This is a predicted structure of a 77-nucleotide RNA (transfer RNA) from a bacterium. The sequence is in RNAcentral, with records from ENA.

RNA sequence: GGGCCGUUAGCUCAGUUGGCUAGAGCGCCAGACCGACAUUCUGGAGGUCGGAGGUUCAAGUCCUCCACGGCCCACCA
Numbered sequence: 001g002g003g004c005c006g007u008u009a010g011c012u013c014a015g016u017u018g019g020c021u022a023g024a025g026c027g028c029c030a031g032a033c034c035g036a037c038a039u040u041c042u043g044g045a046g047g048u049c050g051g052a053g054g055u056u057c058a059a060g061u062c063c064u065c066c067a068c069g070g071c072c073c074a075c076c077a
Base pairs, nucleotide, nucleotide: 001073002072003071004070005069006068007067010026011025012024013023019057028044029043030042031041032040050066051065052064053063054062
C1' cells in the first nucleotide's frame, strides 16, 4: 500500500428483506423474602447504535469518507 471482518447499555452480545416507539444476559440501584447475609422473585435506572456526510417518507440496517481494533496479502533497496 491492497483486501476482508468488527465498532450497539459499565461488560459480553442479538437486532431478519430499511418500517413506526432500540433489546437480552451479567453487573448496578430499590423493594419483597430472611434473625441477618447469600440465593430467589419483582421493579427500575442506564444508549445520540465509533465520528461526519449522503440516499430515503423513513437508516443500528444502504452508500461515501475518517478513526480505532483484528485477520490475510504485497512491499521492505

Its mean pLDDT, the model's own confidence on a scale to 100, is 81. It matches the Rfam family "tRNA". By type it is a transfer RNA. Rfam describes the family as follows. Transfer RNA (tRNA) molecules are approximately 80 nucleotides in length.